[in-house]
RNA sequence: CGGGGUGUGGCGUAGCAGACUAGCGCGUCACGUUCGGGACGUGGAGACCGUGGGUGCAAAUCCCACCACCCCGA
Numbered sequence: 001c002g003g004g005g006u007g008u009g010g011c012g013u014a015g016c017a018g019a020c021u022a023g024c025g026c027g028u029c030a031c032g033u034u035c036g037g038g039a040c041g042u043g044g045a046g047a048c049c050g051u052g053g054g055u056g057c058a059a060a061u062c063c064c065a066c067c068a069c070c071c072c073g074a
Stems, first nucleotide, its partner, number of pairs: 001073007010026004028044005050066005
C1' cells in the first nucleotide's frame, strides 16, 4: 500500500432479504420464598446499534468516507 472480516446494554450474543415497543443468556436492583445464604419465582433499570454523512415516507439493516481490532497478500 491492496484485499477481506468484525464493531449492538457491564459481559456474551440474535436481528443485518428496510417499518421489530432493538430480543435472548449472564450479571445487576427490588420483592417473595428461607432462621440466614444459595437455589428458585416475580417485577424493574440498563444499548437507539463504532463515528460522520447520503438515499428513502421509513435505515441497526442499503450506499460513501473515516476510526479501532483481526486475517491474507505485497